The RNA shown here (SAM riboswitch aptamer (S box leader)) has 102 nucleotides and comes from Cyclobacterium xiamenense. It was read from a public genome assembly, where an Rfam model found it. The source organism's lineage runs through Bacteria, Bacteroidota, Cytophagia, Cytophagales and Cyclobacterium.
RNA sequence: GAUUUAUAAAGAAGGGGGGAGAGAACAGGCUCUGUGAUCCUCUGGCAACCUUCCAACGCAUGGAAAGGUGCCAAAACCUGCCCCGAUAGGGACCGAUAAAUU
Numbered sequence: 001g002a003u004u005u006a007u008a009a010a011g012a013a014g015g016g017g018g019g020a021g022a023g024a025a026c027a028g029g030c031u032c033u034g035u036g037a038u039c040c041u042c043u044g045g046c047a048a049c050c051u052u053c054c055a056a057c058g059c060a061u062g063g064a065a066a067g068g069u070g071c072c073a074a075a076a077c078c079u080g081c082c083c084c085g086a087u088a089g090g091g092a093c094c095g096a097u098a099a100a101u102u
Stems, first nucleotide, its partner, number of pairs: 001102007013043005021032003026080004044072003049068002051065005081091003
């Protein structure tokens, strides 16, 4: 990188570096940003997919922990394609993350 399965309106910020755009890509909107964003890093935290432990054992389920990941503006910021009872709701696509396989 590819495939499969699962998840997503919840939750969680401070320091240092850096110095211009950023919010995945395209378009439209909206928002963040020299009161220093995005990004990198340290510390802290959130969550609980894998993992470990407990409920005698296996499956399932529930609980606890936090070792491997992940995440910490806004619903994946919103819309885009389809359905529809139509500012709503549902689904798809694309992307993200986890686990397994390759």